[in-house]
RNA sequence: UUUAUGACAUGCCAAGCUUGAUGUGAAUCAAGUACGGAAAGCUUCAGGUCUCUUAUUUUAGAGAUGGCUGGGUUGCAUUU
Numbered sequence: 001u002u003u004a005u006g007a008c009a010u011g012c013c014a015a016g017c018u019u020g021a022u023g024u025g026a027a028u029c030a031a032g033u034a035c036g037g038a039a040a041g042c043u044u045c046a047g048g049u050c051u052c053u054u055a056u057u058u059u060a061g062a063g064a065u066g067g068c069u070g071g072g073u074u075g076c077a078u079u080u
Base pairs, nucleotide, nucleotide: 004078005077006076012037013036016033017032018031019030020029021028022027035067041073042072043071045070046069047068048065049064050063051062052061053060
């Protein structure tokens, strides 16, 4: 550098719920707990779903979701 396997070892993350805060909203952040994961690390490039505004029944724009799918990229252990 690369291939494959995997979470044995050292470990890592944290669904939902509770409390507080932010946002018109989808939702997000912090603390606790632990559904689960193997990249549940990062990234809206493509699609899906959701929210707000708009059009008038042709739409269009802005945003959310990376723990919806795919892609890109970077890790841990052993191994080719």
A computed fold for an 80-nucleotide RNA from a Piscirickettsiaceae bacterium, annotated as c-di-GMP-I riboswitch aptamer.
The coordinates come from a structure-prediction model, not an experiment, and the mean pLDDT is 82.
The sequence was found by an Rfam model in a public genome assembly.